[in-house]
RNA sequence: UAUAUUUUUACCUAGGGUUCCGCAGCUAUUCAUUUAGGCUGGCUGGUCCAAGAGGUAAUACACAGCAUCAGCUGUGGACACGGAGGGAUAAAAGCCCGGGAGGA
Numbered sequence: 001u002a003u004a005u006u007u008u009u010a011c012c013u014a015g016g017g018u019u020c021c022g023c024a025g026c027u028a029u030u031c032a033u034u035u036a037g038g039c040u041g042g043c044u045g046g047u048c049c050a051a052g053a054g055g056u057a058a059u060a061c062a063c064a065g066c067a068u069c070a071g072c073u074g075u076g077g078a079c080a081c082g083g084a085g086g087g088a089u090a091a092a093a094g095c096c097c098g099g100g101a102g103g104a
Stems, first nucleotide, its partner, number of pairs: 008058005015049002020046002022043001023041005028035001061076006079099001081102001085097003
């Protein structure tokens, strides 16, 4: 300097907005907060999205042992500062571009 490898998934969290639900206001109707609709508002929340550098569990893989059957047990699974800009979805984000550009 170049190339290859550093698995995948599920559940959750930091975080995120507004499709749906809920909530609030206005409006139509009603004796009535009565009846069901419409409009507006991210508004503590639920559904929803969600981390390479967050968590848990399993799985793949490697090594060792047991078994003589294609399994069982154990160990390993390191390190990791990071824009701007663009993209998807209803919309946004620590999602994707991206272990990128750049930096040490």
Source information: Model confidence (mean pLDDT): 79 of 100. This is a predicted structure of a 104-nucleotide RNA (Guanidine-I riboswitch aptamer) from Paenibacillus psychroresistens. The source organism's lineage runs through Bacteria, Bacillati, Bacillota, Paenibacillaceae and Paenibacillus. RNAcentral holds the sequence, with entries from Rfam. Its Rfam family is "Guanidine-I riboswitch aptamer". A reference for the family is Reiss et al. (2017), "Structural Basis for Ligand Binding to the Guanidine-I Riboswitch", Structure.